[in-house]
RNA sequence: GGGCGCUUAGCUCAGUUGGUUAGAGCACCAGUAUCACACACUGGGGGUCGGAGGUUCGAGCCCUCUAGCGCCCA
Numbered sequence: 001g002g003g004c005g006c007u008u009a010g011c012u013c014a015g016u017u018g019g020u021u022a023g024a025g026c027a028c029c030a031g032u033a034u035c036a037c038a039c040a041c042u043g044g045g046g047g048u049c050g051g052a053g054g055u056u057c058g059a060g061c062c063c064u065c066u067a068g069c070g071c072c073c074a
Stems, first nucleotide, its partner, number of pairs: 001073007010026004019057001028044005050066005
């Protein structure tokens, strides 16, 4: 220098061909229960989807640029 993949909640990830409300598990908080802790059960908070721009009535999903990480080639 070239190619490919990934980036969504604190962590690990899902999100089907653009449309319904952005979700799951773990973690965290509260409650129940316990002498107490853990486990269990119930409920709750937390993200604008790496960044910017574009297309569209509408973008996590399509296009462009860009950043970071990983792999391969030279």